[in-house]
Molecule: c-di-GMP-I riboswitch aptamer
Organism: Halanaerobium praevalens
RNA sequence: AAUAAAUAUUAGCAAAAUUAGCGAAAGUUGAUGACGCAAAGUUAUGGGUCUAAGAUAUUUAAUAUAUUAUGAUUGCCAAACUGCACAG
Numbered sequence: 001a002a003u004a005a006a007u008a009u010u011a012g013c014a015a016a017a018u019u020a021g022c023g024a025a026a027g028u029u030g031a032u033g034a035c036g037c038a039a040a041g042u043u044a045u046g047g048g049u050c051u052a053a054g055a056u057a058u059u060u061a062a063u064a065u066a067u068u069a070u071g072a073u074u075g076c077c078a079a080a081c082u083g084c085a086c087a088g
Base pairs, nucleotide, nucleotide: 012037013036017032018031019030020029021028022027035075041081042080043079045078046077047076048073049072050071054068055067056066057065058064
């Protein structure tokens, strides 16, 4: 230096719930709190899923029904980029 890659160490993130706020909603931000995570770091690029304000259509004319992201989800799966450790 390369290959392989166990186990430790130093750390890291933070589910549900509660609470204050934002949002039409899905959800999200802060605080408390840890279910878990070797990328549970970053990016909505592809797929999936959630919501339906607005728009369109329908009509039993109702505060209705249906369709649709430009909204959301990276702790749904991929992809891209970045990072920590290193016994024999």